[in-house]
Context: one part of a larger RNA
RNA sequence: GAACGAACGCUGGCGGCGUGCCUAACACAUGCAAGUCGAACGAGAAACUCCGCCUUCGGGUGGAGGAGUAAAGUGGCGCACGGGUGAGUAACACGUGGGUAACCUGCCCUUGAAUCUGGGAUAACCUCGCGAAAGCGGGGCUAAUACCGGAUAAUGUCCUUGAGACUCCGGUCUCAGGGAUGAAAGGUGACCUCUCCAUGGAAGUUGCCGUUCAAGGAGGGGCCCGCGGCCUAUUAGCUUGUUGGUGGGGUAAUGGCCUACCAAGGCUAUGAUGGGUAGCUGGUCUGAGAGGAUGAUCAGCCACACUGGCACUGAAACACGGGCCAGACUCCUACGGGAGGCAGCAGUGAGGAAUAUUGCGCAAUGGGGGAAACCCUGACGCAGCAACGCCGUGUGAGCGAAGAAGGCCUUCGGGUCGUAAAGCUCUGUCAGGUGGGAAAAAAGUCCUAUGGUUAAUAGCCAUAGGAUCUGAUGGUACCACCAGAGGAAGCACCGGCUAACUCCGUGCCAGCAGCCGCGGUAAUACGGAGGGUGCAAGCGUUGUUC
Repeated sequence: GAACGAACGCUGGCGGCGUGCCUAACACAUGCAAGUCGAACGAGAAACUCCGCCUUCGGGUGGAGGAGUAAAGUGGCGCACGGGUGAGUAACACGUGGGUAACCUGCCCUUGAAUCUGGGAUAACCUCGCGAAAGCGGGGCUAAUACCGGAUAAUGUCCUUGAGACUCCGGUCUCAGGGAUGAAAGGUGACCUCUCCAUGGAAGUUGCCGUUCAAGGAGGGGCCCGCGGCCUAUUAGCUUGUUGGUGGGGUAAUGGCCUACCAAGGCUAUGAUGGGUAGCUGGUCUGAGAGGAUGAUCAGCCACACUGGCACUGAAACACGGGCCAGACUCCUACGGGAGGCAGCAGUGAGGAAUAUUGCGCAAUGGGGGAAACCCUGACGCAGCAACGCCGUGUGAGCGAAGAAGGCCUUCGGGUCGUAAAGCUCUGUCAGGUGGGAAAAAAGUCCUAUGGUUAAUAGCCAUAGGAUCUGAUGGUACCACCAGAGGAAGCACCGGCUAACUCCGUGCCAGCAGCCGCGGUAAUACGGAGGGUGCAAGCGUUGUUC
């Protein structure tokens, strides 16, 4: 000099864009943060309104609407994303480059084929019982795109035969053949040309959304290998599933991943093993560079979710707001037993030098569900707080010497603050007031036209045109007008380094100080004043890095 997620002191006008628990991965009250689908399925209220009947006038009762709505249940998809944190980890965790003749892949895209036929349950509901509760058990009824059989199928899978090609000699691939295995689920619209009943349906046809099998793709993931980057020898030896092999198991898949047996290996001063520290990277800061330091915000990867362990479901988890067990802690309890997990967003306590609102909205972008309308979304978009940072801008401009008053200094002549003020003439940024007022909105819905599908002028899909609807921010940005210099400057320093000097007070005292050093009676170094210098809505101090 530069930098900072900074803090502290003094001071503080406005705006824009960013940033904001670095400490206790400490404990958490409260609310919200993951749902959605009635076009998979069976069922299905109430308040309230209207009408009828009865009435001891209090009310009771039946029906219709509310409404196939709400709440609940089965089922599907999602909940493995998104969001947080950095504890652990010195590791194929990360970065980078390869490999997989050792693999998987829901949703999405393309293509081919198929969707036949049966069955038994169960929740909801009703009922009985246990329990303080959380909840649990028995009996009875019922549905499905829930569950279980049977059939059919190959370009699939497994076994096998032959031929060919490649080969790392283990096998792999291609072609031809044989055997075995082997799936499914429907829903919702439209139409009436043909068939039937009959004027609207059925069958049928057709659209859309699904279901099953297979092939390919995209994107994603698993596994393996080379190389790379911390400190420590005041850690020198470490290792028994250890190193390798064979058989077996396990996995989507290789492998001591696991297991039985066999061999006795494997690593190590190019630092094994142990100890300490630490998430890694793109980057960031600094520097002429080399390098050094760092890893907040943003982005990629990893790890974790009260602590430890475990599996289940699933395409994917050993799963932050799922499950089980154990532990610590907190809470409820009728003492028998139960409930909980903010390192999600706010917020509270604690810790700390120190870090924000229990805000608004799904309007946009993105995500989940849904055919869609739409619903959900503390992701996100916004607003609030904080000079925490960067940037912009203002606090006025011109004229104005009787160089006023006053302060300070003085050699008492004067000098200086100083054109500074006053005064005169203007301007009108920002703040204030009044009025106007966006973009961010396209989708969606409805209508029309055209094209495609079709038997069809239904319906559905696509395109175009028209109409209509949707904004949290926010009456914000921005614009116009009004008024009037009005509301807006401080902080540090002035001995040398280092830009800036005098007076008074003090008297090795009180104090200053980054280094050298000042102060013991004339202190430009302490304290005050006047003046000056430097920065400026900041200025200094402290801390840390280069």